Notes: Predicted 3D model of a 542-nucleotide part of an RNA (small-subunit ribosomal RNA, 5' domain) from a marine metagenome.
Context: one part of a larger RNA
């Protein structure tokens, strides 16, 4: 030269768009970060206000409400968000295989959805504890649990065939065995029924096949940092038979039996280190890096474990040890910010204890909607980039000041005054979005579905409703050159030169070197070179 997650010095007008604890995966007050469904289901208050009583202490209605709330039950909570601690390995990236498999919501196409039953939470009552939190009696619901029927398809068993080196895979048959469900919500209004309702329809569900898609689990080949001053490792270790276990192969475990398996084409030990798209250098070939975006992996106060589920061995889930903090009546008991703000350490150093779900995006929900520190916005830093600004035109054979000087002048210098001119950033008025169109609403058309011109669903066009950010951008007016420059450096390399202090001092210095009395190298003054809201040090890469 060229880069940075930078620091640090001096300095500092404005916008945009990016960044922003590299250090201790040290500790952590507070608040927030995951809920939602009343169209799966029982129960169910209270203020306030209105009434009536009333010993003026309070009682009762009635509304607020089937509202607030918890409880049962689904589904989410394994996603999104954060960190890089182990990890040198099939973790990661690539290519492939699964005839050894899984898969909730979604989707294709099929077929049921029929009849019973016992409980329990919440509640209610009563005890035990300081708490946290527990026990006993006793009521109940349901898309919660449990039998029972039908049962294709699966599964298991007999058999046939196919593909195949081989079956465990395919296709077929069988009188076999085994295995299902669940209801809710709108509309009709013949006929039946005192009414719910039955009944018809439709929509969201439920089971059970079957198919895509998307997602994962497993296996292989091939790459994947140093160090031989690490040379020999290994006993579940290598194989094998039978068996457990998994969704599923396998020493994945466990009996038994063999004695093997690996290694200078570097085994095993140390050391380092997430890994890839990529980024920085570089003419390339290399060489360095892996922050931010995007995937994968691993962890979640340390270890261990398993539980629930389609999917965790689960960050804001359980448990058992363990440091540790904190309550405690001393008996026992709570918690885990590497989620988003914050705060103490530590450290050269890295932001608000903001604003909103209007937008995109996720759960839940018919929906309308809650939720949503994801996200979207603002704030804060010149950390980085990229753009503007700090004025233009004129102006003397040249003002003062300043410095030099061979005292004649020379530079500073068109530089400034001083004329005319502009109006970008700033500042005041005014005016003002895009992002917003969906869902939804309310009237119309159109078409599906049905007995139906209810319902319901699709489509179209109308019209309405919804913005954090924000009175923001962005426009227009108004006055006014007014508010807006610095830091290096000048002896060679390396572009720029004199004066005066000073005198091996004081100091400089990237390297060679300056300084001991005329120093272009120290400090200052003039000039002058370079960059520019930066500009110069150190640190680190090429």
């Nucleotide at each position: 030269g060229a880069a940075u997650c930078a620091a640090c010095g001096c300095u500092g007008g404005c916008g945009g768009c990016g960044u922003g604890c590299c250090u201790a995966a040290c500790a952590c007050a507070u608040g927030c970060a995951a809920g939602u469904c009343g169209a799966a289901c029982g129960c169910g208050a209270a203020a306030a206000c209105g009434g009536g009583c009333u010993u003026c202490g309070g009682c009762c209605c009635g509304c607020a409400a089937g509202u607030a709330g918890a409880g049962u039950g689904g589904c989410a909570a394994a996603c999104g968000g954060g960190u890089g601690a182990g990890u040198a390995a099939c973790g990661c990236g690539u290519g492939g295989g699964u005839g050894a498999c899984c898969u909730a919501c979604c989707u294709u196409c099929g077929a049921g959805u029929g009849g019973g039953g016992g409980a329990u939470a919440a509640c209610g009552u009563u005890c035990c504890g300081a708490a946290a939190g527990g026990g006993g009696c006793g009521c109940u619901a349901a898309u919660a649990c449990c039998g029972c029927a039908u049962g294709a398809c699966a599964u298991c068993c007999c058999g046939u065939c196919u593909u195949u080196g081989g079956a465990a895979a395919g296709a077929u048959g069988g009188u076999g065995a085994u295995c299902a469900a669940a209801g809710c919500u709108g509309g009709g209004g013949a006929u039946c029924g005192c009414a719910a309702g039955a009944c018809c329809u439709a929509g969201c569900g439920c089971u059970u096949g079957u198919u895509g898609a998307g997602g994962g689990g497993c296996c292989c080949g091939c790459g994947u940092c140093c160090g031989a001053u690490u040379a020999g490792c290994u006993u579940g270790u290598u194989g094998g038979c039978g068996g457990g276990g998994u969704a599923a192969u396998g020493g994945c475990c466990c009996a038994c039996c063999a004695a093997g398996g690996c290694g200078a084409c570097a085994a095993u030990c140390g050391g380092u280190a997430g890994c890839c798209g990529g980024c920085c250098u570089g003419a390339g070939a290399g060489g360095g890096c892996g922050g931010a975006c995007g995937g994968c992996c691993a962890c979640a106060c340390u270890g261990g474990g398993a539980c629930u589920g389609a999917g965790a061995c689960a960050c804001g889930g359980c448990c058992c040890a363990g440091a540790c903090u904190c309550c405690u009546a001393c008996g026992g008991g709570a918690g885990g910010c590497a989620g988003c703000a914050g705060u103490g350490g530590g450290g050269a150093a890295u932001u608000g204890u903001u604003c909103g779900c209007a937008a995109u995006g996720g759960g839940c929900g018919c929906a309308a909607g809650c939720c949503u520190g994801a996200c979207g916005a603002c704030g804060c830093a010149a950390c980085g980039c990229c753009g503007c600004g700090u004025g233009g035109a004129g102006g003397a054979c040249g003002a003062a000041a300043a410095c030099c000087u061979u005292c004649g002048g020379g530079u500073c210098g068109u530089a400034a005054a001083c004329u005319c001119c502009u109006g970008u950033c700033g500042a005041g008025c005014g005016g003002g979005a895009c992002g917003a169109a969906c869902a939804c609403c309310a009237a119309c058309c159109g078409g599906g579905u049905u007995a139906a011109u209810a319902c319901c669903c699709c489509g179209g066009a109308u019209g309405g409703c919804u913005g954090a950010c924000g009175g923001u951008a962005c426009c227009g007016c108004u006055a006014a050159a007014g508010g807006a420059a610095g830091c290096c450096c000048c002896g060679g390399c390396u572009a720029a030169c004199u004066c005066c202090g000073u005198g091996c001092c004081a100091g400089c210095a990237g390297c060679c070197g300056c300084g001991g009395u005329a120093a272009u190298a120290c400090g200052g003054g003039g000039g002058g070179g370079g960059c520019a809201a930066g500009c110069g040090u150190u640190g680190u890469u090429c």

The coordinates come from a structure-prediction model, not an experiment, and the mean pLDDT is 85.
The full RNA is in RNAcentral, with records from SILVA.